[in-house]
RNA sequence: GGGGCAUUGGCUCAGCUGGUAGAGCGCUGCGUUCGCAAUGCAGAGGUCAGCGGUUCAACUCCGCUAUGCUCCA
Numbered sequence: 001g002g003g004g005c006a007u008u009g010g011c012u013c014a015g016c017u018g019g020u021a022g023a024g025c026g027c028u029g030c031g032u033u034c035g036c037a038a039u040g041c042a043g044a045g046g047u048c049a050g051c052g053g054u055u056c057a058a059c060u061c062c063g064c065u066a067u068g069c070u071c072c073a
Stems, first nucleotide, its partner, number of pairs: 001072007010025004019056001027043005049065005
């Protein structure tokens, strides 16, 4: 220098063929307990890495950029 893959709540990851963003763990509150753990119920938390394009509509398609991993030279 060139190619490929990944980037989504604090963490690990889903999200199909474009049509209202989800789970587990964690966190907060309440109940159960003398208390803790465990468990039940409820809740908060996301510019979907960034910018631009296509579209009535983009996490999803296209381009560029950034970061990480990897292959080639």
Molecule: transfer RNA
Organism: Clostridia bacterium